[in-house]
Molecule: transfer RNA
Organism: uncultured Clostridia bacterium
RNA sequence: UGGGGUGUCGCCAAGCGGUAAGGCAUUAGAUUCUGACUCUAACAUUCGAGGGUUCAAAUCCUUCCACCCCAG
Numbered sequence: 001u002g003g004g005g006u007g008u009c010g011c012c013a014a015g016c017g018g019u020a021a022g023g024c025a026u027u028a029g030a031u032u033c034u035g036a037c038u039c040u041a042a043c044a045u046u047c048g049a050g051g052g053u054u055c056a057a058a059u060c061c062u063u064c065c066a067c068c069c070c071a072g
Stems, first nucleotide, its partner, number of pairs: 001071007010024003018055001026042005048064005
């Protein structure tokens, strides 16, 4: 420099045009003599950033950014 891939909650991770599942963690409560376990509830205005298409974008297009792989 060229090609490809990945980027979603604190961490892991689903999503494939119709408004973001789940697990762990965390917080509050119940239970308990206390703690653990268990149970209930809460937890992503901005899905790496900007722009575009669309009635509607995490999702499609485009330009960047970060990381990884391949080639030279």